[in-house]
Context: one part of a larger RNA
RNA sequence: GAACGAACGCUGGCGGCGUGGCUAAGGCAUGCAAGUCGAACGGACUCUUACAAGGGGUAACCCGAGUUUGAGUUAGUGGCGAACGGGUGAGGAAUACAUGGAUAACGUACCCUGGACUCAGGGAUAGCGGCGGACUUCGGUCCUUUGCGAAAGCGCCGGUAAUACCUGAUGACCCCGCGUGGUCGCAUGAUCGUGCGGGCAAAGCCCCGACGGUCCGGGAUCGGUUCAUGUCCUAUCAGCUUGUUGGUGGGGUAACGGCCUACCAAGGCUUCGACGGGUACCGGGCGUGAGAGCGUGACCCGGCACAUCGGAACUGAGACACUGUCCGGACACCUACGGGUGGCUGCAGCAACGAAUAUUCCGCAAUGGACGCAAGUCUGACGGAGCGACGCCGCGUGCAGGAAGAAGUCCCUCGGGAUGUAAACUGCUGUCAGGGGUUAGGAACACCGACCAGCCCCGGAGGAAGCACUGGCUAACUCCGUGCCAGCAGCCGCGGUAAUACGGAGAGUGCAAGCGUUGUUC
Numbered sequence: 001g002a003a004c005g006a007a008c009g010c011u012g013g014c015g016g017c018g019u020g021g022c023u024a025a026g027g028c029a030u031g032c033a034a035g036u037c038g039a040a041c042g043g044a045c046u047c048u049u050a051c052a053a054g055g056g057g058u059a060a061c062c063c064g065a066g067u068u069u070g071a072g073u074u075a076g077u078g079g080c081g082a083a084c085g086g087g088u089g090a091g092g093a094a095u096a097c098a099u100g101g102a103u104a105a106c107g108u109a110c111c112c113u114g115g116a117c118u119c120a121g122g123g124a125u126a127g128c129g130g131c132g133g134a135c136u137u138c139g140g141u142c143c144u145u146u147g148c149g150a151a152a153g154c155g156c157c158g159g160u161a162a163u164a165c166c167u168g169a170u171g172a173c174c175c176c177g178c179g180u181g182g183u184c185g186c187a188u189g190a191u192c193g194u195g196c197g198g199g200c201a202a203a204g205c206c207c208c209g210a211c212g213g214u215c216c217g218g219g220a221u222c223g224g225u226u227c228a229u230g231u232c233c234u235a236u237c238a239g240c241u242u243g244u245u246g247g248u249g250g251g252g253u254a255a256c257g258g259c260c261u262a263c264c265a266a267g268g269c270u271u272c273g274a275c276g277g278g279u280a281c282c283g284g285g286c287g288u289g290a291g292a293g294c295g296u297g298a299c300c301c302g303g304c305a306c307a308u309c310g311g312a313a314c315u316g317a318g319a320c321a322c323u324g325u326c327c328g329g330a331c332a333c334c335u336a337c338g339g340g341u342g343g344c345u346g347c348a349g350c351a352a353c354g355a356a357u358a359u360u361c362c363g364c365a366a367u368g369g370a371c372g373c374a375a376g377u378c379u380g381a382c383g384g385a386g387c388g389a390c391g392c393c394g395c396g397u398g399c400a401g402g403a404a405g406a407a408g409u410c411c412c413u414c415g416g417g418a419u420g421u422a423a424a425c426u427g428c429u430g431u432c433a434g435g436g437g438u439u440a441g442g443a444a445c446a447c448c449g450a451c452c453a454g455c456c457c458c459g460g461a462g463g464a465a466g467c468a469c470u471g472g473c474u475a476a477c478u479c480c481g482u483g484c485c486a487g488c489a490g491c492c493g494c495g496g497u498a499a500u501a502c503g504g505a506g507a508g509u510g511c512a513a514g515c516g517u518u519g520u521u522c
Stems, first nucleotide, its partner, number of pairs: 001522004006518005013395006019388002021353001027350002030348003035080003040077002043074005050067002054063003087306003096231008106223002111219008119168004128158004132143004147154002174199011204211001232278003239269003244266008281303004285296004308329005331342004359385001361384003367381001368379004398428004408419004432463001434458006441452002466511005471492003477506005487494002
């Protein structure tokens, strides 16, 4: 000098764009953050259309069990989603990341595309209804509304639907086994064809014509696995290893493999640092620097890991699953003491910790996501607003005229000098802020704007300057006070009676809505 997720002191007008728990991966009240589909299904409820047994009325007409049309709502079954999105950096020094390869050891829901189909039957189960006591003429009546439980929740009986589940049929294509021929490959083999045997599916709904379902092939996308090289300090860590290193058989996986297992062999790694200890998410980047390098990994993007701590699997195309399940631990809460419930390292917010870090805001209008034929619903992703000079950038705090120069203040050789065109005063302007009104644009798109922005008008210099420094380094000097005291200080050093170095004043210098200090990096 440059930089910062900064903090502290003094000061503080506006706007734009960014950015804001670096400490306790310690604990959390409250609300919200993942739902959606009635065009899969049976119910229930509300409104509605038409018909109507029957009843009332002199009549008009009224009531009306039940049936029916349409619209709507949705607890449950079912489907898809919930593995994305969002957060954090505890762990991890290699099972991670980066770069470049391999997969002739692999998977892939939704999407695109091609082909073949969507036949017949069956049994359940949620929802739903019931469940107690007393009396009884067995029809009912009454009661403290009533299976158990305080609750969370858990039962028994009856019966019902499906795009839920099961069985059978069909099998283009596909898969498996055995045999066989061609082509390719260094190769375990790959691929094309062929014969025999075996195997695998489905679901409807609605009816204005849409939406679906199953099996198979291809694509796209995303992922799994694997190899090489590179990636901090420490030798006051020198030897480490028994599933260890390799082989065979078997198991397991989507898939290779000691991944697991039985047996066999005795290997494997290491001063080019094994093993151990410490520290640390990694990269794109960021800071600095002429570069080489050094430092760093906040925000944004890619990857990894984690979700109170430890362990485990289930479901599924995908998890060993942040707001799923189970077990164990710690902690907290509820309880009728029998037993239960919970997990902010999501968005806000709370206490605590700390030098220190924000609103329990608005909206789905935009972009994106889930579901749905759609209308649409949901979305603390996201878009915005709020708070903080935390950073960068922009703007303003007025402009012109105005005395050999008011007053005040400071200095003085008492003549004067400085503040200083500065002020007053005169004439103007209208940025920003303030008040009122309005609608181009952000909307691609008929509708739709949370919020922002744009435009017009009003008034009138009004509402808007500080901070540090002035001995040398280093731009800027005098007076007074103090008297090795009080104090200053980055280094050299100032202060013991004329201190440009302390404190105050005047003046000056430098930056400016900031200026200084501290910390850290180059």